[in-house]
RNA sequence: AUUGAACGCUAGCGGUAUGCUUUACACAUGCAAGUCGAACGAUAUAUUAAAGCUUGCUUUAAUAUAAAGUGGCAAACGGGUGAGUAAUAUAUCAGAACAUGCCUUCAAGUGGGGGAUAACUAAUUGAAAAAUUAGAUAAUACCGCAUAUUAAAUCUUAGGAUGAAAAUAGGAAUAUAUAUUCUUAUGCUUUUAGAUUGGCUGAUAUCUGAUUAGUUAGUUGGUAAGGUAAAAGCUUACCAAGACUAUGAUCAGUAGCUGAUUUUAGCGAAUGAUCAGCCACACUGGAACUGAGACACGGUCCAGACUUCUACGGAAGGCAGCAGUGGGGAAUAUUGGACAAUGGGAGAAAUCCUGAUCCAGCAAUACCGCGUGAGUGAUGAAGGCUUUAGGGUCGUAAAACUCUUUUGUUAAGAAAGAAAUAAUUUUAAAUAAUAUUUAAAAUUGAUGACGGUACUUAAAGAAUAAGCACCGGCUAACUACGUGCCAGCAGCCGCGGUAAUACGUAGGGUGCAAGCGUUAAUCGGAAUUAUUGGGCGUAAAGAGUGCGUAGGCGGUUAUAUAAGAUAGAUGUGAAAUACUUAAGCUUAACUUAAGAACUGCAUUUAUUACUGUAUAACUAGAGUUUAUUAGAGAGGAGUGGAAUUUUAUGUGUAGCAGUGAAAUGCGCAGAUAUAUAAAGGAAUAUCAAUGGCGAAGGCAGCUCCUUGGGAUAAUACUGACGCUGAGGCACGAAAGCGUGGGGAGCAAACAGGAUUAGAUACCCUGGUAGUCCACGCCCUAAACUAUGUCUACUAGUUAUUAGAUUAAAUAAAAUUUAGUAACGUAGCAAACGCAUUAAGUAGACCGCCUGGGGAGUACGAUCGCAAGAUUAAAACUCAAAGGAAUGGACGGGGACCCGCACAAGCGCUGGAUGAUGUGGAUUAAUUCGAUGCAACACGAAAAACCUUACCUACUCUCUGACAUGUUUGGAAUUUUAAAGAAAUUUAAAAGUGCUUGAAAAAGAACCAAAACACAGGUGCUGCAUGGCUGUCGUCAGCUCGUGUCGUGAGAUGUUGGGUUAAGUCCCGCAACGAGCGCAACCCUUGUUAUUAUUUGCUAAAAAAAGAACUUUAAUAAGACUGCCAAUGACAAAUUGGAGGAAGGUGGGGAUGACGUCAAGUCCUCAUGGCCCUUAUGAGUAGGGCUUCACACGUCAUACAAUGAUAUAUACAAUGGGUAGCAAAUUUGCAAAAAUGAGCCAAUCCUUAAAAUAUAUCUUAGUUCGGAUUGUAGUCUGCAACUCGACUACAUGAAGUUGGAAUCGCUAGUAAUCGCGGAUCAGCAUGCCGCGGUGAAUACGUUCUCGGGUCUUGUACACACCGCCCGUCACACCAUGGAAGUGAUUUUUGCCAGAAAUUAUUUGUUUAACCUUUAUUGGAUAACUAUAAUUAAGGUAGAAUUCAUGA
Repeated sequence: AUUGAACGCUAGCGGUAUGCUUUACACAUGCAAGUCGAACGAUAUAUUAAAGCUUGCUUUAAUAUAAAGUGGCAAACGGGUGAGUAAUAUAUCAGAACAUGCCUUCAAGUGGGGGAUAACUAAUUGAAAAAUUAGAUAAUACCGCAUAUUAAAUCUUAGGAUGAAAAUAGGAAUAUAUAUUCUUAUGCUUUUAGAUUGGCUGAUAUCUGAUUAGUUAGUUGGUAAGGUAAAAGCUUACCAAGACUAUGAUCAGUAGCUGAUUUUAGCGAAUGAUCAGCCACACUGGAACUGAGACACGGUCCAGACUUCUACGGAAGGCAGCAGUGGGGAAUAUUGGACAAUGGGAGAAAUCCUGAUCCAGCAAUACCGCGUGAGUGAUGAAGGCUUUAGGGUCGUAAAACUCUUUUGUUAAGAAAGAAAUAAUUUUAAAUAAUAUUUAAAAUUGAUGACGGUACUUAAAGAAUAAGCACCGGCUAACUACGUGCCAGCAGCCGCGGUAAUACGUAGGGUGCAAGCGUUAAUCGGAAUUAUUGGGCGUAAAGAGUGCGUAGGCGGUUAUAUAAGAUAGAUGUGAAAUACUUAAGCUUAACUUAAGAACUGCAUUUAUUACUGUAUAACUAGAGUUUAUUAGAGAGGAGUGGAAUUUUAUGUGUAGCAGUGAAAUGCGCAGAUAUAUAAAGGAAUAUCAAUGGCGAAGGCAGCUCCUUGGGAUAAUACUGACGCUGAGGCACGAAAGCGUGGGGAGCAAACAGGAUUAGAUACCCUGGUAGUCCACGCCCUAAACUAUGUCUACUAGUUAUUAGAUUAAAUAAAAUUUAGUAACGUAGCAAACGCAUUAAGUAGACCGCCUGGGGAGUACGAUCGCAAGAUUAAAACUCAAAGGAAUGGACGGGGACCCGCACAAGCGCUGGAUGAUGUGGAUUAAUUCGAUGCAACACGAAAAACCUUACCUACUCUCUGACAUGUUUGGAAUUUUAAAGAAAUUUAAAAGUGCUUGAAAAAGAACCAAAACACAGGUGCUGCAUGGCUGUCGUCAGCUCGUGUCGUGAGAUGUUGGGUUAAGUCCCGCAACGAGCGCAACCCUUGUUAUUAUUUGCUAAAAAAAGAACUUUAAUAAGACUGCCAAUGACAAAUUGGAGGAAGGUGGGGAUGACGUCAAGUCCUCAUGGCCCUUAUGAGUAGGGCUUCACACGUCAUACAAUGAUAUAUACAAUGGGUAGCAAAUUUGCAAAAAUGAGCCAAUCCUUAAAAUAUAUCUUAGUUCGGAUUGUAGUCUGCAACUCGACUACAUGAAGUUGGAAUCGCUAGUAAUCGCGGAUCAGCAUGCCGCGGUGAAUACGUUCUCGGGUCUUGUACACACCGCCCGUCACACCAUGGAAGUGAUUUUUGCCAGAAAUUAUUUGUUUAACCUUUAUUGGAUAACUAUAAUUAAGGUAGAAUUCAUGA
């Protein structure tokens, strides 16, 4: 785009078309083929006339009508359907051996006779259908005779012979009125020509299957005969053995064919409804009859199935005609009207018939047309939806006002389709004729199913008329709510797990519109079967290789021909359709006319470049000859040495062998080793090579014999002899098979030993088939260059093999042919890559491919001894499978480098007790969060109340503990009393303030009350977020612009050579630059200088004084590989040295690139959405966060003598302090208390401890260790019970250095010692700081962990915590096999044989004609019999296909 469609929702009208695609299933009922009285007889009725007379009957005649019958024509057309049919068909084009009713035309005729028969009557049989017998009758029914010699036909002795007919109607004349004659028309018989129609033949074209390869016996041809309308094996007899087939016979499946229809740019592909042409069929099968025509849809006979009637004896039927019914189905209409028109049949005609046809009815089934209103209308109404709360949107849409009236309703009018036939008149012709008939013209009258329809007019009145699908992308059109991987959507991708533009609903929008969507189907896009117009190195695809048949293709020149080819002409190519131009319906669809076209086929004429064919030549392809030459080319025979093994003998002694390490194994019965000799089999070191040969597989010691092929050089010859190659034939590694040998080594299977969780493996010790030979099979490999064979052309360079030439002389070079390799330009290619040995440019031929899996499988067939090979599907299933390349990530891949990463050391943890955090358990609650590194002395720099978020109880709340806004009132506030656990409630009292203003009053803050907007939430979502933070990691990386390379993703830069702590720097380089990081700038510390000088320093009794020192704190200086040497590439830099307080970023800190982990936090804060609103908000009291079988993390204290205790004594720094730090003094054993000098601080608080000295303890669960517990106290605080810290006395637990494992640290560091601060009423073993004392070790980068750079492989991309394979279990789906079973189709043999036809020397009967004296005989005909052919049927097999089967 389309449809004979169907389904869902919806629906106003009209026109034109179309309407059982399925069961060629079965059919009730009605109709669909009749007509003619001008072919015929008889009957009935009606009318008229006449006659008779019994006056109302009979008879006769005429006219009209009706239903049967004889006869004629039609019924073979028209209408339906598509079962069968793959050629007895169709389409196109030809052809010869035919027929043809009605029609036209030519010629001739139409004379005279005969016998029957139906109807009818009577009788009989039968239920019926119907039948039989007897009698009677007519014809355009039937049968003889005559005519036919010039036409046609048949026969012929060529002279002849045979052989027809039917009349009817109109008119005129005559008449003896029964009839005769003439004439017109229509018939009839014979005949000519034609037209039309039909029969027959040939060529070409017309679906699929080779898992159908051979088929055929009247088959193929001939002769003869028969037969037909006609050619012919069409049929029969005889003779011959042919005919068809790889250009696909036969068989099987499917199918009516065509014009055309749909689609397409076209080539094509699919289809074959309606319309038109042809064919076939008519319940199934068979058969003939009649006829011009049939083997006959509405005819006959027979058989079969089915249905109906029946008196059971027999009968009847055939909608695939029009309607209609049942059934089937997703699905397809009225038991309508009319012959008015067109056409058909009959007829002289009027007419009759016509379910053909014309109309109407039903159906949105399709196409086309029209309408559902138009204008104005903003306060942008109400309402809906939404919102950032302002607004936006539906929306000029509505309302309202003005207008129109298609359509619909009502009413009125009203067509075309109709002109012939007919009647009348005129003219002409036939004719004797003015009858009559025919032709033409004129006049007259009639005829309409549709239908009072189309159409026209009028009236009222916006009145009667819009839906469907979609809105994530493809694809035009977005929001809200609901739902929460549910419900659902989905054409593909996919959407949905609490903010869904994807589900459902709504609002809005988009598209189409009386329709819109869905489903089904065809073509297109699809170059996705590629003729036009594809491919095969790696994506699917080159056969394992050659030889060669058919076939395809084929070098140069000339002549002939004209098959192909090209051009012209002629015929045909039905109409319709399609196209163009016009015309008619108001337009369109539709219809009509004309044109062109129908690209085809046939015939014919011409041309001869090319192809073909024939002939004659040529030598460039191919081959032969001569010479030379290389070679693991092949087959056979012989033969050599090295090595392994075995055997024998000698020497000799304890191991050998084997492995990562071992063991099995061999060995004192003498191994291994070594020496000599022998046997036997297999393979051929070095040479040896991207070397050589061969078609491929493949081929390797040497010699001989036989043999194939190649290369080179030069000559001669043949003269296209060539290339490819479906089938076919041959060869074809290894393994395997058969028979017979052989068997040293090796070695499937097997055995043992190891390894391992296991180890039916890898390793080891053994070991059989086999490996070897001969003969015969098998026929496959990653049989690979994953690259078919042949030919020509298209830059080069290098190496090498075999020849030749030139030149040279043993070095080398140039040219050339044939090979073998490496690189590379053009070109090609998706890229990788190929590149004169093409995967380039072209030609010839063959093979093969068409998404993945199923599957190279099943079935079938062929081959094979078997194993198996070759050929080769489908069901079902998936949305991918695959190739090449890219940047990542990963690797028990590689290279390089770094880090307290390991190593070297020091000290811990893990064991004990305690503290603290977490898990788990418990609980009314034990609030919440953090969970590998990167949670766990973390949020928490302080849980007794408070904090507090949790639990229990009691309370408050229509505005609340807290905020803003409005109104009203009141100062605020303070005190007392009662109840209560308190919150709170009640009562009473005091108090009148501040600012402005003269006052009234107003205002600010605060309190209270009222009403609503609202407050409030540590409720949920850190996976909706901001901000902040952790981590890789202070690792050295991460990027950009321009340029260049690549189809592209991307690359380059950023890689490489060095160097660095560093992508730090240098050099090189298709890169050149730049940014974020590194470094530096900042702070601090170490040295010095200058300046400054109090509370510090000096000094000092103090004041006054001073600025040298210590210190303080401000400003400077200093360090930059600057200098020297060596190394290095004349570099960067490194190493060493000098000087210096400090030396190579001096030490420390702050500083954290692009990003990763949906990392952490909604309980700091902020915030979207959701949720709660007398509660998930707020207040109060008490409790809980402090529980305790247990597990883990982080710490404290220890286990002691480098110690503990006692006494004495020395040296810091950072800091803090007024609700504070607090000296001195006094009291207390002490914690502390009393009192309160000084200090808002370089001034006061303010004393360090380890260390050091002396003494005791003497290795012990202790003078170590201090848990736990008791008693008594202190302090803070409303309050120390749950649940604080501290003191004194008493008590004195575990613990004697800690398993596997594990952490920190490289110098003022570890370790050790104390001090201060924040939080804080009180409460650090934690945290953050401060100083004192003060080590050991680093060979080095193999290993562990982490990281960086380059490179490599990848089937990973959620990225190795990846991906992924197979068995098993259960359920279901599809398929193969299966003892079988059932059916379809085809076919063979035999039996049987209806009807029919033909034949016959069966029998019976037989009007016309002939014959006979006759009642005879013949001819003819009917029935019957026999034979042949033959349908259905039966029986026994065969093949095929389908279904089913544990």
Molecule: small-subunit ribosomal RNA
Organism: Candidatus Zinderia insecticola